[in-house]
RNA sequence: AACUUAUCAAGAGUGACCGAGGGAUUGGCCCAAUGACGUCCGGCAACCCCCUUAUGGGAAGGUGCCAAGUCCAACAGAAUGAUCACAUUCUGGAAGAUAAGCG
Numbered sequence: 001a002a003c004u005u006a007u008c009a010a011g012a013g014u015g016a017c018c019g020a021g022g023g024a025u026u027g028g029c030c031c032a033a034u035g036a037c038g039u040c041c042g043g044c045a046a047c048c049c050c051c052u053u054a055u056g057g058g059a060a061g062g063u064g065c066c067a068a069g070u071c072c073a074a075c076a077g078a079a080u081g082a083u084c085a086c087a088u089u090c091u092g093g094a095a096g097a098u099a100a101g102c103g
Stems, first nucleotide, its partner, number of pairs: 003101006013041001015040003021031003025074004042066003046063003049058003070095001075092007
């Protein structure tokens, strides 16, 4: 790399540095010189972990996270309204992300 399982509606900055793109892909739609992204500091608490053990708490340790529901959709189906393209909502799947395990 791949595979398995679980979760993805909560939470988190009026800081410093840097200086141009960033939000996985595609299409939208957004963020960004009033400084995004990134790094440091700070913070949060999802998993492991620790303490109690029903719950709850901790942030010391291993990961992780800190615009927008995974920003929305992508494939299939259902309901409703229009009945010709469509719109809205919902369900499942796919893809992705994170953790734990395996390898």
SAM riboswitch aptamer (S box leader) from Bacilli bacterium VT-13-104, 103 nucleotides, folded computationally.
RNAcentral holds the sequence, with entries from Rfam and Ribocentre.
Model confidence (mean pLDDT): 83 of 100.
RNAcentral records the identical sequence in 2 taxa.